A computed fold for a 75-nucleotide RNA from a Candidatus Nanoarchaeia archaeon, annotated as transfer RNA. Its Rfam family is "tRNA". Rfam's curators write: Transfer RNA (tRNA) molecules are approximately 80 nucleotides in length. By type it is a transfer RNA. The source organism's lineage runs through Archaea, Nanobdellati, Nanobdellota and Candidatus Nanoarchaeia. Model confidence (mean pLDDT): 81 of 100.
[in-house]
RNA sequence: GGGCCCAUAGCUCAGCCUGGUUAGAGCGGUUGCCUCUUAAGCAACAGGUCGCGAGUUCGAAUCUCGUUGGGCCCG
Numbered sequence: 001g002g003g004c005c006c007a008u009a010g011c012u013c014a015g016c017c018u019g020g021u022u023a024g025a026g027c028g029g030u031u032g033c034c035u036c037u038u039a040a041g042c043a044a045c046a047g048g049u050c051g052c053g054a055g056u057u058c059g060a061a062u063c064u065c066g067u068u069g070g071g072c073c074c075g
Base pairs, nucleotide, nucleotide: 001074002073003072004071005070006069007068010027011026012025013024020058029045030044031043032042033041051067052066053065054064055063
């Protein structure tokens, strides 16, 4: 220098290929119930610029281009 993969909640990830309801799950957090207490169990709630920027589109986590960080391969 060239190619491929990954980046979504505090953590681990799904969703992307095939654009369309309000962006989800588990764990974790907060509050309540229960309990002598803790844990466990149950319920509710909070938490997101979908790495960043731009483009296409009525509509983008999803498609296109650029770019940042990480990993792998080739030279």